[in-house]
RNA sequence: AGAUGGUUGGGUGAUCGCUCUAGCAAUGUAAAUUGUUGGGGAGGAAAGUCCGGGCUCCAUGGAAACACGACGCCGGAUAACGUCCGGCGGAGGCGACUCUAGGGAAAGUGCCACAGAAAGCAAACCGCCGCGUGAGCGGUAAGGGUGAAAGGGUGCGGUAAGAGCGCACCGCGCUGCUGGUAACAGCAGUGGCAGGGUAAACCCCGUCGGGAGCAAGACCAAAUAGGGGCAACACAUGAUCUGUUUCCGGAUCGUUGCCCGGGUAGGUUGCACGAGGUGUCUGGUAACAGGCAUCCCAGAUGAAUGGUCACCGCCACCUUUGGGUGUGUACAGAACCCGGCUUAUAGACCAUCU
Numbered sequence: 001a002g003a004u005g006g007u008u009g010g011g012u013g014a015u016c017g018c019u020c021u022a023g024c025a026a027u028g029u030a031a032a033u034u035g036u037u038g039g040g041g042a043g044g045a046a047a048g049u050c051c052g053g054g055c056u057c058c059a060u061g062g063a064a065a066c067a068c069g070a071c072g073c074c075g076g077a078u079a080a081c082g083u084c085c086g087g088c089g090g091a092g093g094c095g096a097c098u099c100u101a102g103g104g105a106a107a108g109u110g111c112c113a114c115a116g117a118a119a120g121c122a123a124a125c126c127g128c129c130g131c132g133u134g135a136g137c138g139g140u141a142a143g144g145g146u147g148a149a150a151g152g153g154u155g156c157g158g159u160a161a162g163a164g165c166g167c168a169c170c171g172c173g174c175u176g177c178u179g180g181u182a183a184c185a186g187c188a189g190u191g192g193c194a195g196g197g198u199a200a201a202c203c204c205c206g207u208c209g210g211g212a213g214c215a216a217g218a219c220c221a222a223a224u225a226g227g228g229g230c231a232a233c234a235c236a237u238g239a240u241c242u243g244u245u246u247c248c249g250g251a252u253c254g255u256u257g258c259c260c261g262g263g264u265a266g267g268u269u270g271c272a273c274g275a276g277g278u279g280u281c282u283g284g285u286a287a288c289a290g291g292c293a294u295c296c297c298a299g300a301u302g303a304a305u306g307g308u309c310a311c312c313g314c315c316a317c318c319u320u321u322g323g324g325u326g327u328g329u330a331c332a333g334a335a336c337c338c339g340g341c342u343u344a345u346a347g348a349c350c351a352u353c354u
């Protein structure tokens, strides 16, 4: 000068409050209220709500297929994951190390702008060579030019000029052997070298996936509408239906009270012992797993976790080096709970390495 990983996230005291909770006392039929004593009271991200799970309700006979979505090198960890750990390949860096959506382009389809002769059934602008007076014809793909990309690269031979046409090395394909659980690596042989790129384009292959969420859901329950039962009163007129019609007859329609039921406001619960924290030991490179000991650690809901003062720490400025001044001291703030990811973060500290 850098690289990687981790820790911390102001301290002490006084005082006035807020919230939860245990005991006691007073009041009260009770619910509860008040007082008093003691104890607990935000985070590493509580955030974004982006993944995965627990839990709850709904749906669902089982299995498979299709559609849709996510994921995609190999092995492992985990309740699970798109997360984490360890490797492999590729790219970058002198290096510590960092980055990497990294299956399939020989199933099929699409696209490859501009430039360029030609961008995918290959082709020939300039050039080179041969023939020809010339126009031109034939050969060639080494050189030039275009482009992000032009049908292996370098060299020697060869040739009219050239060309894997031949050879050596490198690259690539195929086969075999060796090492590795595997991804893959190394070595040997062999083939003159092929149907370029693009799949965070459609697509193909493989794996996984029911939906909604604590405003889930459960219980208690004022009130209102509608409903049911019982009792009492009225059963008269009328209305509707029905027997073909008249007469005559049958059924339903009323009011009040009580009960059931209903479920709104409100209240209780879900809701704080959990894939839990800390320490230590063992296994493992690690993620992590197991044993032992120990601890109980926020539960608000018009939403508590705060205010003031003093001293100290840190930072900035001034300074007579004693000190002084500062509405300086990050990001931020639980809401059912866990595991991750991402984003924000003043300052301080530790370890390993180049």
Base pairs, nucleotide, nucleotide: 001354002353003352004351005350006349007348008347010312011311012310013309014308015307016306018041019040020039021038022037023036024035025034026033027032043331047342048341050340051339052338053337054336055213056212057211058210068209069208070207071206072205073087074086075085076084077083088102089100090099091098092097103204104203108202109201110198111197112196125144126143127140128139129138130137131136152170153169154168155167156166157165171193172191173190174189175188176187177186178185179184217269218268219267220266227260228259229258230257231256232255233254238253239252240251241250242249243248276295277294278293279292280291281290282289283288313329314328315326316325317324318323

The RNA shown here (Bacterial RNase P class A) has 354 nucleotides and comes from a marine eukaryotic metagenome. Model confidence (mean pLDDT): 76 of 100. It matches the Rfam family "Bacterial RNase P class A". By type it is a ribozyme.